RNA sequence: AAAGGGCAAACCAUUCGAGAGGAUGGGGCGCAAAGUCAUGGGUCACCUGCCUUUAAGGUGGGCGAUAGCCAGGCUGCCGAA
Numbered sequence: 001a002a003a004g005g006g007c008a009a010a011c012c013a014u015u016c017g018a019g020a021g022g023a024u025g026g027g028g029c030g031c032a033a034a035g036u037c038a039u040g041g042g043u044c045a046c047c048u049g050c051c052u053u054u055a056a057g058g059u060g061g062g063c064g065a066u067a068g069c070c071a072g073g074c075u076g077c078c079g080a081a
Base pairs, nucleotide, nucleotide: 006031007030011026012025013024014023015022016021029068035074036073037072039071040070041069042066043065044064046062047061048060049059050058051057052056
């Protein structure tokens, strides 16, 4: 630089969930790991403790979500090599 391909954003329909969000089908914004893992951080969500307070704010804890937020672990097609 190719070849064969792969995944599938927003949105829509149905459905699960308290919610963030997930699943299935349609649909393609994009992705060389947009395969997979919740270990660290970020962000989102529900419940709750404490401190104040005109409104509201600050600071912890617990159960979750997000891998297409970042880092990290494991695996991986083809080709120059």
Molecule: c-di-GMP-I riboswitch aptamer
Organism: marine sediment metagenome